This is a predicted structure of a 116-nucleotide RNA (FMN riboswitch aptamer (RFN element)).
Model confidence (mean pLDDT): 77 of 100.
The sequence was found by an Rfam model in a public genome assembly.

[in-house]
RNA sequence: AUACAUUUUAGGGCGGAGUGAAAGUCUCCACCGGUGGUAUAGUCCACGAGCCCCAAAAGGGUUGAGCAGGGGUGGUUCCUGCACCGACGGUAUAGUCCGGAUGAAGCAAAAUGUUU
Numbered sequence: 001a002u003a004c005a006u007u008u009u010a011g012g013g014c015g016g017a018g019u020g021a022a023a024g025u026c027u028c029c030a031c032c033g034g035u036g037g038u039a040u041a042g043u044c045c046a047c048g049a050g051c052c053c054c055a056a057a058a059g060g061g062u063u064g065a066g067c068a069g070g071g072g073u074g075g076u077u078c079c080u081g082c083a084c085c086g087a088c089g090g091u092a093u094a095g096u097c098c099g100g101a102u103g104a105a106g107c108a109a110a111a112u113g114u115u116u
Base pairs, nucleotide, nucleotide: 001116003114004113005112006111007110008109009108015029016028017027018026030096031095032086033085034047035046036045037044042084043083050062051061052060053059066082067081068080069079070078088099089098090097
């Protein structure tokens, strides 16, 4: 260094004001952004959970949202501006609260062992 096995690694976020009997759920402002690829990405391409079908398993289906300008060999990734998106169940209507979940899955890294 290669391949395999085991173990480990926690996904972030409601602060202020208003209405109301009641809102972290509505309204105004605020805040957050998994994994791999690629010029550094929540919005490109892919993966993942979630949700649906199925008695169950196998299997199948579904799965959000970005434009304009700038410099640059090269960017929907950088800079500037203005936008937009976020499963299911519960509850005054939830990306941010509670719950399934100290869960599961995929990917990556590290450690240990084995192998060539």